The RNA shown here (transfer RNA) has 71 nucleotides and comes from Candidatus Woesebacteria bacterium RIFCSPLOWO2_01_FULL_39_10. It matches the Rfam family "tRNA". The source organism's lineage runs through Bacteria, Bacteria candidate phyla and Candidatus Woeseibacteriota.
RNA sequence: GGGCCGUUAGUAUAGUGGUAAUACACACCCUUCGCAUGGGUGAGACAUCGGUUCGAUUCCGAUACGGUCCA
Numbered sequence: 001g002g003g004c005c006g007u008u009a010g011u012a013u014a015g016u017g018g019u020a021a022u023a024c025a026c027a028c029c030c031u032u033c034g035c036a037u038g039g040g041u042g043a044g045a046c047a048u049c050g051g052u053u054c055g056a057u058u059c060c061g062a063u064a065c066g067g068u069c070c071a
Base pairs, nucleotide, nucleotide: 001070002069003068004067005066006065007064010024011023012022013021018054026042027041028040029039030038047063048062049061050060051059
């Protein structure tokens, strides 16, 4: 320098164009003399900038970062 893949909540992962999901973690409540366990409720995220579309996490391009291969 070039090819390919990836980027979603604090962490790990789902999600093939129409309200973003699950587990753990976190906050509150119930349970306990208290803690733990268990149950319930809740907050919290689509890397950035453009394009296509009535509508984009999803499709396209560029950029950034990470991984891998080639030179």
Notes:
It was read from a public genome assembly.